[in-house]
Context: one part of a larger RNA
RNA sequence: GGACGAACGCUGGCGGCGUGCCUAACACAUGCAAGUCGAACGAAGCUUGAUUUCUGAUUUUUUCGGAAUGACGAAUGAUAUGACUGAGUGGCGGACGGGUGAGUAACGCGUGAGCAACCUGCCCUUCGGAACGGGAUAGUGUCUGGAAACGGACAGUAAUACCGUAUAACAUAUAUUGAUCGCAUGGUUGAUAUAUCAAAACUGAGGUGCCGAAGGAUGGGCUCGCGUCUGAUUAGAUAGUUGGUGGGGUAACGGCCUACCAAGUCGACGAUCAGUAGCCGGACUGAGAGGUUGAACGGCCACAUUGGGACUGAGACACGGCCCAGACUCCUACGGGAGGCAGCAGUGGGGAAUAUUGCACAAUGGGGGAAACCCUGAUGCAGCAACGCCGCGUGAAGGAAGAAGUAUCUCGGUAUGUAAACUUCUAUCAGCAGGGAAGAUAGUGACGGUACCUGACUAAGAAGCCCCGGCUAACUACGUGCCAGCAGCCGCGGUAAUACGUAGGGGGCAAGCGUUAUCC
Numbered sequence: 001g002g003a004c005g006a007a008c009g010c011u012g013g014c015g016g017c018g019u020g021c022c023u024a025a026c027a028c029a030u031g032c033a034a035g036u037c038g039a040a041c042g043a044a045g046c047u048u049g050a051u052u053u054c055u056g057a058u059u060u061u062u063u064c065g066g067a068a069u070g071a072c073g074a075a076u077g078a079u080a081u082g083a084c085u086g087a088g089u090g091g092c093g094g095a096c097g098g099g100u101g102a103g104u105a106a107c108g109c110g111u112g113a114g115c116a117a118c119c120u121g122c123c124c125u126u127c128g129g130a131a132c133g134g135g136a137u138a139g140u141g142u143c144u145g146g147a148a149a150c151g152g153a154c155a156g157u158a159a160u161a162c163c164g165u166a167u168a169a170c171a172u173a174u175a176u177u178g179a180u181c182g183c184a185u186g187g188u189u190g191a192u193a194u195a196u197c198a199a200a201a202c203u204g205a206g207g208u209g210c211c212g213a214a215g216g217a218u219g220g221g222c223u224c225g226c227g228u229c230u231g232a233u234u235a236g237a238u239a240g241u242u243g244g245u246g247g248g249g250u251a252a253c254g255g256c257c258u259a260c261c262a263a264g265u266c267g268a269c270g271a272u273c274a275g276u277a278g279c280c281g282g283a284c285u286g287a288g289a290g291g292u293u294g295a296a297c298g299g300c301c302a303c304a305u306u307g308g309g310a311c312u313g314a315g316a317c318a319c320g321g322c323c324c325a326g327a328c329u330c331c332u333a334c335g336g337g338a339g340g341c342a343g344c345a346g347u348g349g350g351g352a353a354u355a356u357u358g359c360a361c362a363a364u365g366g367g368g369g370a371a372a373c374c375c376u377g378a379u380g381c382a383g384c385a386a387c388g389c390c391g392c393g394u395g396a397a398g399g400a401a402g403a404a405g406u407a408u409c410u411c412g413g414u415a416u417g418u419a420a421a422c423u424u425c426u427a428u429c430a431g432c433a434g435g436g437a438a439g440a441u442a443g444u445g446a447c448g449g450u451a452c453c454u455g456a457c458u459a460a461g462a463a464g465c466c467c468c469g470g471c472u473a474a475c476u477a478c479g480u481g482c483c484a485g486c487a488g489c490c491g492c493g494g495u496a497a498u499a500c501g502u503a504g505g506g507g508g509c510a511a512g513c514g515u516u517a518u519c520c
Base pairs, nucleotide, nucleotide: 001520002519003518006516007515008514009513010512013392014391015390016389017388018387019385020384021350026348027347028346030345031344032343035092036091037090040089041088044085045084046082048080052075053074054073059068060067061066099303100302101301108228109227110226111225112224113223114222115221118220119219123216124215125214126213127212128211129210131165132164133163134162140155141154142153143152144151145150171196172195173194174193175192176191177190178189179188180187181186201208202207229275230274231273236266237265238264241263242262243261244260245259246258247257248256278300279299280298281297282293283292284291285290305326306325307324308323309322328339329338330337331336356382358381359380360379364378365376366375367374368373395425396424397423398422405416406415407414408413429461432455433454434453435452439447464509465508466507467506468505469490470489471488475504476503477502478501479500485492486491
């Protein structure tokens, strides 16, 4: 000198764009953050309400006893109609998106290869198929246990829920056999035989879905080469350890697991142990080499109160799923239950220190749906903070041998100083009024009457901070008297201090200026 997720002191006009718990991965009140589909399904409620029953106004007729007509109203509530509501079964999504950096020195990350050892829902292309049946169960009803959370028994019901049979190949397995290729195990492909495995319907009749197979795309899994902090005042470490065989397991290779066998394997090219740490694209600095760093944005990884475990699923060993154990908090009728902000706001605490319990799904994107649409604290915006960067303003021109005040003085003067006053002018920003977007392909705008444009209006509403001995730009007076104090280094201060304090003047930067911490 530069830099900063900064803090502190003094000061503070506006706008744009960014950034904002670095500390306690401490504990959390409250609200919201993942739902959706009635074009998979049955039922309930609601609406329209045929029919039937009751009541019986009115009218007609009458032999005056009655007969016929049957409005309004009440009850019933079928085949059905129409949206809607909240549960339930079922499907898809809750593995994405969002947060944090505790752990991790590791194939975790980066980079480059490999899988002849693998998987891939939704999406795209192609080929083929969807036949016949069955038994349940939730919701519901009745009874019933419990303070609650939540259940139990019986009855009965539907499906794209579940199950059985059939069909069966370019699938899988086994056997026989041919061709061909490679990189070792082997791969690809043809033929034959046997065995095994599938499906679901809905409809507004247009379609949408379902099953099997092949290929693609996307996303993942695994393996390897190289690179990846400090310590030897850590020198030996290791029994599933290293390898083999059989078996199991996995989508898949593998001590991944298991039984047996062998005795290996790693290490001064630093094993093991200990400490520290998420890694990278990048960022800062530097002429570069390098050094430092990993906030924001993007990629990968890990974690979700602590530890362990599996279930479901294409995908998890799953932040707002389940089970167990621990700590903590809460409810309780003491028998038992409930919870997890390292999501967005917000609270307490810690700290030098870090924001609103805001608006909207209008845009972009995501989930569901055929769609309408619904959900979305992702996101878009707004609020707070000079926290940073950038831009603008706080007026412009004229104006005296030079007012007053203040400081100084050799008392003549000198400085402040064209500075002010005064005259003329202008209106950026702010304020007032009028108009008023783009962002939106048909519709739809939170932002927002915002940006922007126009008009009128008043120099009005808008300057501070640090420094002045040398380094280092900028000097005098008074006070103080090794005191009070200053100080980055050298050093100032003991009676004429340009170094302390105040004032005048000056220098630097400027809505900032200085200090402190840290890095180069």